This is a predicted structure of a 199-nucleotide RNA (FMN riboswitch aptamer (RFN element)) from Cohnella abietis. The organism belongs to Cohnella, within Bacteria.

RNA sequence: GCUUACCUUCGGGGCGGGGCGUAAUUCCCCACCGGCGGUGAUCGGCAGUGGAACCUGAAGUAUGCCAGCAGGCAUAUGAGUUCCCAGCCGUCAGUCCGUGACCCGUAAUCGCUUCUUCCGGAUAACCGGCGGGCGUGAUUCGGUGGACCUGGUGAAAUUCCGGGACCGACAGUGAAAGUCUGGAUGGGAGAAGGAAGCA
Numbered sequence: 001g002c003u004u005a006c007c008u009u010c011g012g013g014g015c016g017g018g019g020c021g022u023a024a025u026u027c028c029c030c031a032c033c034g035g036c037g038g039u040g041a042u043c044g045g046c047a048g049u050g051g052a053a054c055c056u057g058a059a060g061u062a063u064g065c066c067a068g069c070a071g072g073c074a075u076a077u078g079a080g081u082u083c084c085c086a087g088c089c090g091u092c093a094g095u096c097c098g099u100g101a102c103c104c105g106u107a108a109u110c111g112c113u114u115c116u117u118c119c120g121g122a123u124a125a126c127c128g129g130c131g132g133g134c135g136u137g138a139u140u141c142g143g144u145g146g147a148c149c150u151g152g153u154g155a156a157a158u159u160c161c162g163g164g165a166c167c168g169a170c171a172g173u174g175a176a177a178g179u180c181u182g183g184a185u186g187g188g189a190g191a192a193g194g195a196a197g198c199a
Base pairs, nucleotide, nucleotide: 001198002197003196004195006194007193008192009191010190016030017029018028019027032178033168034167035099036098037097038096043090044089045088046087050084051083052082053081054080060077061076062075063074064073065072066071094166095165103143104142105141107140108139109138110137111136112135114133115132116131118129119128120127121126148164149163150162151161152160170182171181172180
């Protein structure tokens, strides 16, 4: 480093303040949250010495002022910084691609409960076999499964920076739920470590 039908652990967040009201974490105003894998010019660190620029106070930081934003100016501090090309490690999307859960199914397979045609055996009314029906559970398969525009930079961005938006299952609850209660101390995409084997 690779493989394994193995083992262990982990694996979802958020109503704070106020208003109206008999009553709202459910309505209204401001707020808060964003599973997993991918992509990702983001950010941080290391290293190179390939190139360029700044240093007559640079880059960065703090304070103040101005300005729709991504910025600009002044003062103080501050000795090496910044950018481009390429390398390594970590990291960067609720809305993009895929996926998990929830939900659906004259689909397939298997298990369980119950009923039953037929056959066989019994006679305290049941037992066994093949098949069939209702229900239920698991796995596989299929379906379904919310929401983004714009400006800037750039070779390239719905991912970076600025601005403004939008989305969020089902059931319950003297008032309507992304955030409360519940299925759920569940399940799961997956992640980390271990073990065994091979190189």
It matches the Rfam family "FMN riboswitch aptamer (RFN element)". Rfam links the family to the GO term FMN binding.
The coordinates come from a structure-prediction model, not an experiment, and the mean pLDDT is 77.